The RNA shown here (transfer RNA) has 69 nucleotides and comes from uncultured Pikeienuella sp. The RNAcentral record of the sequence draws on MGnify. It matches the Rfam family "tRNA". About the family: Transfer RNA (tRNA) molecules are approximately 80 nucleotides in length. By type it is a transfer RNA. The prediction has a mean pLDDT of 80.
RNA sequence: CGGUAUAGCUCAGCUGGUAGAGCACGUGAUUUGUAAUCUCGGGGUCGGGGGUUCGAGUCCCUCUGCCGG
Numbered sequence: 001c002g003g004u005a006u007a008g009c010u011c012a013g014c015u016g017g018u019a020g021a022g023c024a025c026g027u028g029a030u031u032u033g034u035a036a037u038c039u040c041g042g043g044g045u046c047g048g049g050g051g052u053u054c055g056a057g058u059c060c061c062u063c064u065g066c067c068g069g
């Protein structure tokens, strides 16, 4: 100097307008039972602080962690 930080994990999130998917986890169905499959569900101060805006995961400043130069 550049990139990155969003659910337990891996990651989406467009031009600023109600935060999502897969896996995992829980419930139920199926099975003699387990697994697999299917159903429904829980889970988020979007790394910390500040600013702009009617409204910020998104834009601006700063700090921190990680990666690269």
Base pairs, nucleotide, nucleotide: 001068002067003066004065005064008023009022010021011020017054025041026040028038029037047063048062049061050060051059

Source information:
Taxonomically the source falls in Pikeienuella (Bacteria, Alphaproteobacteria, Rhodobacterales, Paracoccaceae).